[in-house]
């Protein structure tokens, strides 16, 4: 220094104000939030977990899975030019957010002191 292993630790966030009502952090109006890995820095690009859906006695196998546009920069590219080149930065306008409970949930409770993509660390092996 490296491929595969073995453990240990980390591994979500969020309704403030006001309105209606008998009751709402579920309804309106309005506020907040944004897992993981990639790539020009991402909630909306690729891909990947959770959720959920069907087989299975289990392991676990298979399916499903949301939302973006306009304008400008120009890291950086090569064919060096009236060149390209971020849905990621910058301005402005948008959109979305499992399942069960309950006055109708992205934010409250509950399954979850769960699970997990992954990160970060050791141990020991082989070049």
């Nucleotide at each position: 220094a490296u491929a595969a292993g073995u453990c240990u630790u980390u591994g979500u966030g969020g309704c403030a104000g006001g309105g209606u009502g008998a009751g709402a952090g579920u309804c309106c109006c309005u506020a907040c939030c944004g897992a993981u890995g990639g790539u020009a820095u991402a909630g909306u690009c690729c891909a990947u977990g959770a959720c959920c859906c069907g087989c299975g006695a289990g392991a676990g196998c298979g399916g499903c899975u949301g939302a973006u546009c306009u304008g400008g920069u120009g890291a950086c590219c090569u064919u060096u030019a009236u060149g390209g080149a971020a849905u990621u930065c910058c301005a402005g306008a948008a959109c979305c957010g499992a399942c069960g409970g309950u006055a109708c949930a992205g934010u409250c409770c509950g399954g979850a002191u769960g699970a997990g993509a992954a990160a970060a660390g050791a141990c020991a092996u082989u070049u």
Overview:
Predicted 3D model of a 127-nucleotide RNA (FMN riboswitch aptamer (RFN element)) from Dorea sp. AF36-15AT. Of the family's consensus pairs, 97% are formed in the model. The organism belongs to Dorea, within Bacteria.